[in-house]
RNA sequence: GUCAAUUGCGCGGGAGAGUCCGUCGACGCGAAGUGGCUGCAGCACCUGCAGCGAUUCGUCCGACGGCGCCGAAGGGGCAACAUCCCCGGAACCUCUCAGGCACCCGAACCGCGCGACUGAG
Numbered sequence: 001g002u003c004a005a006u007u008g009c010g011c012g013g014g015a016g017a018g019u020c021c022g023u024c025g026a027c028g029c030g031a032a033g034u035g036g037c038u039g040c041a042g043c044a045c046c047u048g049c050a051g052c053g054a055u056u057c058g059u060c061c062g063a064c065g066g067c068g069c070c071g072a073a074g075g076g077g078c079a080a081c082a083u084c085c086c087c088g089g090a091a092c093c094u095c096u097c098a099g100g101c102a103c104c105c106g107a108a109c110c111g112c113g114c115g116a117c118u119g120a121g
C1' cells in the first nucleotide's frame, strides 16, 4: 500500500399510518364584545364613529386520556441448514413491547468521503 468482516463520524437520498375525539393548560392570531373608560364630530345634554377592555367562541401549540392505524430506530419470533440430542440459525417476513401517524426531527437501507478495530496476504 491492497482486500474482506465489524463499527464510528460527516454529507446526500430515504416510505408508511387520524392535522381523529375529549379534557386541561400557556402564548400569539381572528371574530363577537354587555356595562364602563378615552378621543373626535355633530348637536344640545343626547346621538354617531373610532380605540381600550372583562368575557365567550374559533384557530395554533403542549400534556393527559380514548379509539383507530403504520413499521424502516431499538426489541421479540421463526424456515432451510446443521446436530445423537440440546444449543445455533436471516430478513424489507412476522409481532407491535417500544417507537411513530400535518411540517420539522427521527428513520432500516443505499451512495460518497474520513477514521477505528480484527483477519488474510
Base pairs, nucleotide, nucleotide: 002120003119004118006116007115008114009113010112011111012110013109018067020066021065022064023063024062025061028059029058030057031056032055036052037051038050039049040048041047042046068101069100070099074097075095076094077093081088